[in-house]
A computed fold for a 351-nucleotide part of an RNA from Candidatus Zambryskibacteria bacterium RIFOXYC1_FULL_39_10, annotated as small-subunit ribosomal RNA, central domain.

Context: one part of a larger RNA
RNA sequence: CUGGGCGUAAAGGGUGUGUAGGUGGUUUUGUUAGUCUUUUGUUAAAACCCGCGGCCUAACCGCGGAGGUGCGAAGGAAACGGCAAAACUUAGAGGAUGCGAGAGGUAUAUGGAACUCAUGGAGUAGGGGUGAAAUCCGUUGAUAUCAUGGGGAACACCAAAAGCGAAGGCAAUAUACUGGCGCAUUCCUGACACUGAAACACGAAAGCGUAGGUAGCGAAUGGGAUUAGAUACCCCAGUAGUCUACGCCCUAAACGAUGAUCGCUAGCUUUUCGGAGUAUCGACCCUCUGAGAGGCGAAGCUAACGCGUUAAGCGAUCCGCCUGGGUAUUACGAGCGCAAGCUUAAAACUC
Numbered sequence: 001c002u003g004g005g006c007g008u009a010a011a012g013g014g015u016g017u018g019u020a021g022g023u024g025g026u027u028u029u030g031u032u033a034g035u036c037u038u039u040u041g042u043u044a045a046a047a048c049c050c051g052c053g054g055c056c057u058a059a060c061c062g063c064g065g066a067g068g069u070g071c072g073a074a075g076g077a078a079a080c081g082g083c084a085a086a087a088c089u090u091a092g093a094g095g096a097u098g099c100g101a102g103a104g105g106u107a108u109a110u111g112g113a114a115c116u117c118a119u120g121g122a123g124u125a126g127g128g129g130u131g132a133a134a135u136c137c138g139u140u141g142a143u144a145u146c147a148u149g150g151g152g153a154a155c156a157c158c159a160a161a162a163g164c165g166a167a168g169g170c171a172a173u174a175u176a177c178u179g180g181c182g183c184a185u186u187c188c189u190g191a192c193a194c195u196g197a198a199a200c201a202c203g204a205a206a207g208c209g210u211a212g213g214u215a216g217c218g219a220a221u222g223g224g225a226u227u228a229g230a231u232a233c234c235c236c237a238g239u240a241g242u243c244u245a246c247g248c249c250c251u252a253a254a255c256g257a258u259g260a261u262c263g264c265u266a267g268c269u270u271u272u273c274g275g276a277g278u279a280u281c282g283a284c285c286c287u288c289u290g291a292g293a294g295g296c297g298a299a300g301c302u303a304a305c306g307c308g309u310u311a312a313g314c315g316a317u318c319c320g321c322c323u324g325g326g327u328a329u330u331a332c333g334a335g336c337g338c339a340a341g342c343u344u345a346a347a348a349c350u351c
Base pairs, nucleotide, nucleotide: 003323004322005321006320007305008304012319014202015201016200017199021195022194023193025088026087027086028085029084030083031082032081034080035077036076037075038074039073040072041071042070049065050064051063052062053061054060092192093189094188095187096185097184098183099182100181104178105177106176107175108174109173110172111155115151116150117149118148119147120146121145126137127136163170164169207248208247209246210245211244212243216242217241221237222236223235224234259318260317261316262315263314264313267296268295269294270293271292272291273290274289275288276287277286300307301306324351325350326349333344334343335342336341
């Protein structure tokens, strides 16, 4: 010496389900190709190491001995691991029963505010917009106001550092269907578990296809301003789009820039949902306890910032990924896609 790493320096896959594989709770028995041990063969000579000797000495050379790893054979051991069998449940996992919370999902129906359009009433000269203006709308009667009717999209307050979901994400109300989660009981199964290449599924926005829909907003575009110019910022319009159904696309600063699971390691405090005890008419309060979500901090870690029982601490198992910058989220090839493009992914050369 027998790699080191991945919050921010290069590096965690966007997320899940899950095949192979890898890893695997407690007890007993048997077995033994892993493992350990003994003996033995081989591992050419030289070299290395030890001893002795030869050249005056050394280097160098000669003789003898020892060691080493791998492989083969034989004997032994059975703690660990494997295999086979049997059993266990306190602890992993799943189920049952009883409760509980929630913007979790899908579909349908309904509602009010705002906006806009149409019609009618009443009414008159402006309205709108800006830093200031103008384009624009208005005597064919606008703006402001009232009534009636139509339309589409989004759901103020509640609302929170809150909640739910694997992630993306999810918010008016009601109903139907439906997924997951938590707590309590400790009743059942009896290791059924963890991770997970491949595969499959989901995956914001934008974009694409077909059919609808289109109030507001609004890429593109037109006009008005600003300016030296103004392919912008500001203003007036406005198509695609935004919305619905079905089918694609498959990417994001898809972020906690922090993979999943398990165990261990001071606390204080806030909050959500449960449970138990005490107290009480009851609800709070108080004590304990389980599962989340935040703030601050011991030890420890870190280059620092910071992290700190929701770890970036201390350990274990499995997967993904990194290996100087540019070239390069590229070329070529391949796969996928209607396309846009996506995924995989170099080199020459250069510093």

The coordinates come from a structure-prediction model, not an experiment, and the mean pLDDT is 86. The sequence was found in a public genome assembly.